[in-house]
């Protein structure tokens, strides 16, 4: 420089146009003398950012950025 993937909770990752989800962790509470396990119940997302198309976009174009592979 020129390609091709990634980006969605505190981590891991579903989710290919119609109400954003899981698993782990995290907060109360139960339970136990206490831990740790287990059980209930909750909170946390302006879906990396900008424009665009559309009645409607996490999803489609498009530009920008971080990461990561590959060519040179």
């Nucleotide at each position: 420089g020129g390609g091709c993937g990634a980006u969605u909770a505190a981590c891991u990752c579903a989710g290919u146009g119609g109400u954003a989800g899981a698993g782990u962790g995290c907060a109360u509470c139960c339970u136990u003398g206490a831990c740790a396990g287990g059980g209930a119940u909750g909170a946390a997302g302006c879906c990396a950012c900008a424009a665009g198309u559309u009645c409607g976009a996490a999803u489609c174009u498009u530009g920008u950025a971080u990461c990561g592979c590959c060519c040179a």